[in-house]
This is a predicted structure of a 1436-nucleotide RNA (small-subunit ribosomal RNA) from an uncultured bacterium. The prediction has a mean pLDDT of 83. The RNAcentral record of the sequence draws on ENA, Greengenes and SILVA.
RNA sequence: AGAGUUUGAUCCUGGCUCAGAAUGAACGCUAGCAAUCUGCCUUACACAUGCAAGUCGAAUGAUGAAAGUCAUGGCACACGGGUGAGUAACGCGUAGGAAUCUACCUUCUAGAAGGGAGUAAUGAGGUUGGGAAACUGACGUCAAAAUACCGUAUAGGAAAGGAAAGGAGCAAUCCGCUAGAAGAUGAGCCUGCGUAGGAUUAGGUAGUUGGGAGGGGAAUGGCCUCCCAAGCCGAUGAUCCUUAGCUGGUCUGAGAGGAUGAUCAGCCACACUGGGACUGAGACACGGCCCAGACUCCUACGGGAGGCAGCAGUGGGGAAUUUUGGACAAUGGGCGAAAGCCUGAUCCAGCAAGAUUGCGUGGGUGAUGAAGGCCCUUUUGGUUGUAAAGCCCUUUUUUCGAGGAGGAUGAUGACAGUACUCGAAGAAAAAGUACCGGCUAACUCCGUGCCAGCAGCCGCGGUAAUACGGGGGGUACAAGUGUUAUUCGGAAUGACUGGGCGUAAAGGGUGUGUAGGCGGUUGGAAAAGUUGAAAGUGAAAUCCCAAAGCCUGACUUUGGAAGUGCUUUCAAGACUGUCCGACUCGAGUUCAAAAGGGGAGAGUGGAAUUUCUAGUGUAGAAAUAAAAUCCUUAGAGAUUAGAAGGAACACCGAAAGCGAAGGCAACUCUCUGGUUUGAAACUGACGCUGAGACACGAAAGCAUGGGGAGCAAACAGGAUUAGAUACCCUGGUAGUCCAUGCUGUAAACGAUGAGUGCUAAACGUUGGGAACUUGGUUCUCAGUGUUGAAGCUAACGCAUGAAGCACUCCGCCUGGGGAGUACGACCGCAAGGUUGAAACUCAAAGGAAUUGACGGGGGCCCACACAAGCGGUGGAGCAUGUGGUUUAAUUCGAAACAACGCGCGGAACCUUACCAACUCUUGACAUCCGACUAUGGGAAUGUUCGAAAGAAUGUUUUCGAAGGUUGGACAGGUGUUGCAUGGCUGUCGUCAGCUCGUGUCGUGAGAUGUUGGGUUAAGUCCUAUAACGAGCGCAACCCCCAUUUUGAGUUGCCGUCUUGGAAACAAGAGGAUCUCUCAAAAAACUGCCAAUGAUAAGUUGGAGGAAGGUGGGGAUGACGUCAAGUCCGCAUGGCCUUUAUGGGUUGGGCUACACACGUGCUACAAUGGGAAGGACAGAACGGGGCAAUGAUGUGAGUCGGAGCGAAUCGAGAAACCUUCCCUCAGUACAGAUUGUUCUCUGCAACUCGAGAACAUGAAGACGGAAUCGCUAGUAAUCGCGAAUCAGAACGUCGCGGUGAAUCCGUUCCUGGGCCUUGUACACACCGCCCGUCACACCACGAGAAUGGAUUUGACUUGAAGUCGAUGGCGCAACCGCAAGGACCGCGUCGCCUAGAGUGAAAUUCGUGAUUGGGGUGAAGUCGUAACAAGGUAACC
Repeated sequence: AGAGUUUGAUCCUGGCUCAGAAUGAACGCUAGCAAUCUGCCUUACACAUGCAAGUCGAAUGAUGAAAGUCAUGGCACACGGGUGAGUAACGCGUAGGAAUCUACCUUCUAGAAGGGAGUAAUGAGGUUGGGAAACUGACGUCAAAAUACCGUAUAGGAAAGGAAAGGAGCAAUCCGCUAGAAGAUGAGCCUGCGUAGGAUUAGGUAGUUGGGAGGGGAAUGGCCUCCCAAGCCGAUGAUCCUUAGCUGGUCUGAGAGGAUGAUCAGCCACACUGGGACUGAGACACGGCCCAGACUCCUACGGGAGGCAGCAGUGGGGAAUUUUGGACAAUGGGCGAAAGCCUGAUCCAGCAAGAUUGCGUGGGUGAUGAAGGCCCUUUUGGUUGUAAAGCCCUUUUUUCGAGGAGGAUGAUGACAGUACUCGAAGAAAAAGUACCGGCUAACUCCGUGCCAGCAGCCGCGGUAAUACGGGGGGUACAAGUGUUAUUCGGAAUGACUGGGCGUAAAGGGUGUGUAGGCGGUUGGAAAAGUUGAAAGUGAAAUCCCAAAGCCUGACUUUGGAAGUGCUUUCAAGACUGUCCGACUCGAGUUCAAAAGGGGAGAGUGGAAUUUCUAGUGUAGAAAUAAAAUCCUUAGAGAUUAGAAGGAACACCGAAAGCGAAGGCAACUCUCUGGUUUGAAACUGACGCUGAGACACGAAAGCAUGGGGAGCAAACAGGAUUAGAUACCCUGGUAGUCCAUGCUGUAAACGAUGAGUGCUAAACGUUGGGAACUUGGUUCUCAGUGUUGAAGCUAACGCAUGAAGCACUCCGCCUGGGGAGUACGACCGCAAGGUUGAAACUCAAAGGAAUUGACGGGGGCCCACACAAGCGGUGGAGCAUGUGGUUUAAUUCGAAACAACGCGCGGAACCUUACCAACUCUUGACAUCCGACUAUGGGAAUGUUCGAAAGAAUGUUUUCGAAGGUUGGACAGGUGUUGCAUGGCUGUCGUCAGCUCGUGUCGUGAGAUGUUGGGUUAAGUCCUAUAACGAGCGCAACCCCCAUUUUGAGUUGCCGUCUUGGAAACAAGAGGAUCUCUCAAAAAACUGCCAAUGAUAAGUUGGAGGAAGGUGGGGAUGACGUCAAGUCCGCAUGGCCUUUAUGGGUUGGGCUACACACGUGCUACAAUGGGAAGGACAGAACGGGGCAAUGAUGUGAGUCGGAGCGAAUCGAGAAACCUUCCCUCAGUACAGAUUGUUCUCUGCAACUCGAGAACAUGAAGACGGAAUCGCUAGUAAUCGCGAAUCAGAACGUCGCGGUGAAUCCGUUCCUGGGCCUUGUACACACCGCCCGUCACACCACGAGAAUGGAUUUGACUUGAAGUCGAUGGCGCAACCGCAAGGACCGCGUCGCCUAGAGUGAAAUUCGUGAUUGGGGUGAAGUCGUAACAAGGUAACC
């Protein structure tokens, strides 16, 4: 310090997620030791048991043998300890204040005299009780106390009130007591400032605010009472609701901040819940009292007892939090003169890896990289791994033994024989957890097969998973390690430091203006802000720094620093504020001009539409893509004239004008607002913005009353359509118009708040002004536009009318959806508007730009793409392939173009992969090993059995060293995966494209180059040009054909001679002119001319030429696309099979047949058929072959075998030509089908071959919708050959013969190329995507009602208790001779009041039949709304 995730990729916006630190934690796995800490965060839920507050005999009485105990009395029990329920408050924090009290403690001053009454416990007699218990009395007698209680005195003063106590003693004294004055400590009260959230809480308050008088209190005060006034608080947030103890601090963070308030420390509050007082210096009292309530326990039912939020502990709750331990040795507290007692405060120990820190689990050497094992492997090896073993060492920790501090200044040690020291033993007893796809360090094998599972985010898993599970290996940390939860960080993601608002979320629809915020120049005063200095405070602990103490460290101790704050005083006087003056530049006023659809009212005008009246006139009119509904012979439409009525104002008209915005357009008049310019004068900061508030505010809509020509929601009809509740057409009502009132919203947009200042230019335009050089001139003010520099921006873009540079004020935003929805409130007649959430859900949603792809977008261009032609297919029969069906099997693959006469260039057996039956199991084939066996074995050829394979057996010939059986490794597989692959192939497409280097531009993806203007078959070439070059393609180089030359000349050619022959011809000798063959060359390049073009590239025409603009063909297929095809050509990974999915054999099947499709053949005839005769090719092929002459058969063929391994031998080319017949008919066309008899091949033609002869003679008379091929030696037509092959072509591949028609042209169909445009597509339009309905689940709203909780005010009742009153009753001290009085108590009454009750209201939380929309969910239904002109542009 960043990273992952939206996209095909990019930049941005923006959310989600991760890496870090932390915790009073919990859970999983694991675990050696020590030190120091920490340990109910949940039910302030309920508690068994024990302990936690006593002490004093030197205050006193008594009792007892004593220890001791009981009672009176004093002090303490208000501390210490616990908890955080309540409390949004003077509760806390901080800084101050005045009207107070303070036991014990300290200092000082003064004093302490003399009396009195009663009584307790208890003792001794006696009487009498109640009760279950707890407990509680009564009578009367005697004795008896105090530092307990009560007067008096001291005692004077203006008055009132107010004191005292003794005890111990060794007699030195010590401890107490009373009053007063101080201090210290503690406490009470008051104030400034600070200290949560909510406005979907806006008004609250009657003791309320203040005053007078009184009461009360330690003290101020409405704290309380009476009277008077009507105040007081609140947008700087009162009141109400929700939540919460506050702080020092703690965690995090660079900081500012954010979160938090365990342990330690300060304050507060509470003690079962609520109320109350008593005692006391202090309480309204945790282990005190009274009352009420709930709960628990005891009970004899009458009544009683209790309060762990003290320490342990129990139950419960919970993910979760310890021992019913030891000791007062230390530190501290209470009492005491002291000894001492008490102390669950405290100090220790125990439990827990809960946290932090430290130590250890060994060290050195050791390669043959040992063996064995694991894992991997290319089968060589690699890895675990210096790891081990071995050798040499050490002993921290551990165990055992011995010694043994300090905590203790004199005594006293729970901890504890602890820490520590010494000695001995012995590597001995001590390593795990998580992770290994990216983020994020770390990789392989097996299993699994969208299953099981993982997952923090992105995402893995559908047969080769580094992501699941296991193994091996590795990485990280380590007595721990992971997970979960929470906080901060990263997050500049609420932005003070430190963000934004044209299009990503975000400028209010517009103005006027209140509070508030901000504010021009200058002089002075004062000193609030501000700045400086000093003082006080900011508790300690913590953090930081430095030392010191525990072996070190955590930890502890000491000192310092810090504590950014608050208060006080002094000083400064710039800036802001305040006060007093002054100024004119901001703002405004007066004057003179100017422009304008600015506003309101009244009136006027013409054109047009419609309707009505009248005339002329006749059959249609109108509408549409085309129609129909509709109007019309009852006279329409058209046309002429007239009338009525309503609404809107053509041309001018414009980037123009005006207005705050909405908005404003014929003309005239009246009233009226604002703006601009010019020149002087005046006022003197009067200004800007503006939360609330107020006003205006398109269209639609609402209310009332008018008006209504045209247009036109709804509605009706006609079309379209699968449907058409739409688009189109014919009609048509609200409405549109006017007046008055409401509504208050719009994509109310410049998607850009208002104001001020500053920052290059250029070109228009509106309204003014100035100048001259009078012009298409220059300058200037106010508007309104276009282009553009700097600058800004994510980019697009903005750019003096900023989205630039700055300042001021307001509004608004903080992921998408849910949702501008629900609830509440306010407004509205309603419709609805304003304000405005949450649950839940997703990991995106979004902006700009880029490259593609696509468009029922555009432009340019090409192609047998269309058109123009010729011939077909689709109809018939047959052949062949496919689907389907059938079957034991009908093997398998191929599927739009680019499967279907395709793999197959040739299924009777074989092929053959399929089916049935039989059969073999180291196997038909390869390599190797072990054991056994036999010395002979194998082949060929017979015989027997058998369907054959095979089994048995014999003979003969031949060969010459291996074979057989069995077992094991393994073979084998046309089994699977073409979506694991290689190779090969198809297709776009022989289309003209596809890229790279360097440079340049851009933040970047990318662009440029490759675009533009021309041209070409072509990214072919030229030119322009931030590009310059290059590569793969194009073209050329290669082959064939067309012309010529040269060379060569057999088997080819020529033709002379000789021989033979009737001839054809044959043989021999000869020749190199021609044909031909084989080689080598030439030739064509827009080279020449003209025109055109830009002077280019090129194009058009011409000449010459065998050939002319690529001369005609072929081979040649860029980057890539289709997970295209092929595991059944071959190769190959993985998987599967192994007496079978392998091998062999026979037979069958691949040839089936209602049907459908593709590709072909033959035809339908006279451009023909038949018969007879006659011509002319090319290219191939031939030895298990081609086969001539000859013979034979009607024929297929057969017999026979000259010649030929072939320029030598082997073939009757056909269409065509000549002559004859047929004469338009299902025929002398066509030939299917069927019958009979044959031929050939072959082991074998039944399933299932081809051919021949004779006979038979089907459909078919040119083919619906639709569709295919072809641009010249082409189509069409005619035959010939070859491969495969024993045989079996109508197929395929080749060859030549004859030999056309048409191309105006590019509107349309199809495909393609380039440029451009839009896009919500990128699996790329076979895309994306919307809504209803149906189903499942989830959360939420409404809901008759129903159950709680809280609060309010009203009324009733009212415990305990203080206070007040008191007539009844009681009463030791004082007064009084007494009677009696005073005081006090009880009782009664009154006020207040907890709680309870009644009825009412508000708020809030649940439940709820039903209902509403919302969200989510691999393959549901209906349509196709949006994205392209999305097929009616979309949207508000």